[in-house]
RNA sequence: UACUGAAAAAGCUAAACCUAUCGUGAGGUGGGGGCGGAAAGCUACGGGUCUUAUGGGAAGAUCGCCGGGUUGCCUGU
Numbered sequence: 001u002a003c004u005g006a007a008a009a010a011g012c013u014a015a016a017c018c019u020a021u022c023g024u025g026a027g028g029u030g031g032g033g034g035c036g037g038a039a040a041g042c043u044a045c046g047g048g049u050c051u052u053a054u055g056g057g058a059a060g061a062u063c064g065c066c067g068g069g070u071u072g073c074c075u076g077u
Base pairs, nucleotide, nucleotide: 002077003076005074012037013036017032018031019030020029021028022027035064041070042069043068045067046066047065048062049061050060051059052058
């Protein structure tokens, strides 16, 4: 540097659900929880899905739906 994730270590993350709170909503955040994850780190760039009181073409949500971009731990070759 490239590929790999079978077994293992050190750590990391945290679905459903419960709870507090914010939001019209999809959902976000804190606490509990742990189904899972080797990028389930980051990024709304492309597609998908979802939401909208006002509103009728826009504004949003989701990266734990897939792809792209970017950074990176450990093991093995």